[in-house]
Order: sequence, then C1' cells, then structure tokens
RNA sequence: UUCUUAUCUAGAGAGAUUGAGGGAUCAGGCCCUAUGACAUCUCGGCAGCGGAUUCUUUAUAUUAAAGAAUACUGUGCCAAUUCCUGCAAAUGCAAACGAGCAUUUGAAAGAUGAGAA
Repeated sequence: UUCUUAUCUAGAGAGAUUGAGGGAUCAGGCCCUAUGACAUCUCGGCAGCGGAUUCUUUAUAUUAAAGAAUACUGUGCCAAUUCCUGCAAAUGCAAACGAGCAUUUGAAAGAUGAGAA
C1' cells in the first nucleotide's frame, strides 16, 4: 500500500515551543482560532479493538463458548455524531414547463482494531 472483516450519536486536557491557519479530500454549510488554532514535545487522562489475568453462566466439561471486570500489555483516542450534507430508495409536505424541503434506511468515502498478501 492492497484485500477481508468488526465497530464508529459513549468516554477522556493541562503545560512548554511555535505563530496562522484548522475541522481527511472536493463543493456547500456550520464551527474552532492572536483569550494563540494546526503541529511537535512532556505529563496526565479515556477505555474502543486484540492479548493477559480474574470472576460468572452455559454446554458436547482436563475443554470450549458467551458475558462482566481490571488499564497489566500491543495499538488507538482525548471540540462539535466520522461536525452536517453530497449518491440511491421509501415516506410525508410542497410544487406542477419537473426542481425543493424534512425524516428514515442503505450505499460510497473516511477512521480505528484484527487477520491476510
């Protein structure tokens, strides 16, 4: 980097350095930002996924499965739902030279874990 798969409305910030942009990309919206954003570092925190340990339940019972807890371990994360929308369908409202708004569901894209190449 690519593929497969699961999850994505929960949770968690201070300091130092820097100095103008940032919220993945493009567009529209909305928002954060000189009361210092973004980024980097230090410390702290959160608990999603894999591992480990402990407990509980079940069964086909030296074992296996499911659930819960612990922050020990590998990662991840710490403004706003992945900030919202974009594509498709359904429903409702509205409109009637054909295009709008809302809701729901699905997809796409993206993020993170696990596995594989």